[in-house]
Context: one part of a larger RNA
RNA sequence: CUCUGGUUAAGGAACUCGGCAAAUUGACACCGUAACUUCGGAAGAAGGUGUGCCUAGAGUAGGUAACCGUGAACAGCGGAAGCUGAAAUAGGUCGCAGAGGCCAGGGGGUAGCGACUGUUUACUAAAAACACAGGGCACUGCAAAGUCGUAAGACGACGUAUAGUGUCUGACGCCUGCCCGGUGCUGGAAGGUUAAGGGGAGAGGUCAACCGUUUGGUGAAGCCUUGAUCCGAAGCCCCAGUAAACGGCGGCCGUAACUAUAACGGUCCUAAGGUAGCGAAAUUCCUUGUCGGGUAAGUUCCGACCUGCACGAAUGGCGUAACGACUUCCCCACUGUCUCAACCAGAGACUCG
Numbered sequence: 001c002u003c004u005g006g007u008u009a010a011g012g013a014a015c016u017c018g019g020c021a022a023a024u025u026g027a028c029a030c031c032g033u034a035a036c037u038u039c040g041g042a043a044g045a046a047g048g049u050g051u052g053c054c055u056a057g058a059g060u061a062g063g064u065a066a067c068c069g070u071g072a073a074c075a076g077c078g079g080a081a082g083c084u085g086a087a088a089u090a091g092g093u094c095g096c097a098g099a100g101g102c103c104a105g106g107g108g109g110u111a112g113c114g115a116c117u118g119u120u121u122a123c124u125a126a127a128a129a130c131a132c133a134g135g136g137c138a139c140u141g142c143a144a145a146g147u148c149g150u151a152a153g154a155c156g157a158c159g160u161a162u163a164g165u166g167u168c169u170g171a172c173g174c175c176u177g178c179c180c181g182g183u184g185c186u187g188g189a190a191g192g193u194u195a196a197g198g199g200g201a202g203a204g205g206u207c208a209a210c211c212g213u214u215u216g217g218u219g220a221a222g223c224c225u226u227g228a229u230c231c232g233a234a235g236c237c238c239c240a241g242u243a244a245a246c247g248g249c250g251g252c253c254g255u256a257a258c259u260a261u262a263a264c265g266g267u268c269c270u271a272a273g274g275u276a277g278c279g280a281a282a283u284u285c286c287u288u289g290u291c292g293g294g295u296a297a298g299u300u301c302c303g304a305c306c307u308g309c310a311c312g313a314a315u316g317g318c319g320u321a322a323c324g325a326c327u328u329c330c331c332c333a334c335u336g337u338c339u340c341a342a343c344c345a346g347a348g349a350c351u352c353g
Base pairs, nucleotide, nucleotide: 001348002347003346004345005344006343007342008341010339011338014337019334027051028050029049030048031047036041038171052093053092054091055090056089062084063083064082067079068078069077070076094098106332107331108330109329111327112326113324114323118130119129134169135168136167137166138165139164140163146155147154148153172319173318174317175316177249178248179247182246183245184242185241186240187239188238191237192236193235197231198230202226203225204224205223206222209218210217211216250268251267252266253265254264277311278308289305290304291303292302293301
């Protein structure tokens, strides 16, 4: 010097990203216990008091119970030896100290998130992530939809729409606005487009024959190649519906008898222009916004304001008792975290062997 324990004057978080670590608290009995609340809780809230031994209480209350009586009874009722055995309370008594050692909640307030108990990255993340009960939508009539498999077959299910599957949301309370133009899905079938296929106008090759004749020209049937108009399903175009489907939810200018602001008006664009609620927020760039609270001093925190760069309603909005090894801020208690270090014990390091 390092590690593991222990003690510490005065102060008591000044330490630090942060009370991390440590300390405090701790059992039992009694007293007492706030806001809020879903009336269950919150709650062991908080905060207090007592605790040894002896005597009396008292071999009492209570527990257990052989056996006896009654009785049909091993039921019930009545009695009863034995075994065991408190407390309240009163008095006394010893020590510095009586839950005398070990074991054994620190507490309170505020806010965020998630309702809750649960689950998770086996070996850096336990959470606000996942799940959840509850809510919605869609599909599925049973040889179900969906899933696995080339198939047979199997699961779904020896179930049957109060069932099963998929997907979103996530207790509870109050609610969940507007837009169907785009994309998707569902329905529709008049018209447009349209594949294979049907169809075969026409064109070309070959060739009997004919004309001319040095090589050439015309060319029926057949065969071969090609092939237009036309007919031709779904889909797409098209017409509707649908947002707890994917998603979206404006700009400029002017206006009130101080100023400021604009209930009001004009205009452009859109499918429609963000409703309720919330708001510098786990979302606010400017920003340590401004005001208030708390501190001597507060980029954090709490309450407001609204100028929302870029909240917003089941990609749910806003609240919410209870709960949380979650996150933020404050207070009390407590402490070697610190001012600032010291000492003790043990194990190493170091020296010698």
Molecule: large-subunit ribosomal RNA, domain IV
Organism: Pseudobdellovibrionaceae bacterium